Model confidence (mean pLDDT): 82 of 100. This is a predicted structure of a 74-nucleotide RNA (c-di-GMP-I riboswitch aptamer) from Desulfobacterium sp. The sequence was found by an Rfam model in a public genome assembly. Rfam family: c-di-GMP-I riboswitch aptamer. Its family is annotated with cyclic-di-GMP binding in the Gene Ontology.
RNA sequence: UCAAGUUGAAGCCAAACCCGUAGCGAUACAGGGACGGAAAGCCACGGUUCUUUAAUGACAGCCGGGUUGCCAAA
Numbered sequence: 001u002c003a004a005g006u007u008g009a010a011g012c013c014a015a016a017c018c019c020g021u022a023g024c025g026a027u028a029c030a031g032g033g034a035c036g037g038a039a040a041g042c043c044a045c046g047g048u049u050c051u052u053u054a055a056u057g058a059c060a061g062c063c064g065g066g067u068u069g070c071c072a073a074a
Base pairs, nucleotide, nucleotide: 005071006073007072012037013036017032018031020029021028022027035061041067042066043065045064046063047062049058050057
């Protein structure tokens, strides 16, 4: 430096649900709260799913892909 994530350490994120705000809505943000997560960091590029009368959109904690990171040992 690259790959990997078996065993650890120090840490990190935060499902459902509740409350407030925004939105036609899916949902998002903030607070509480932990189901879980080795990328559950970021990106809507492809697919899936959801929303909208439609146009629009949402979702990265659905799958694939791209990209950036932490770690004592083996």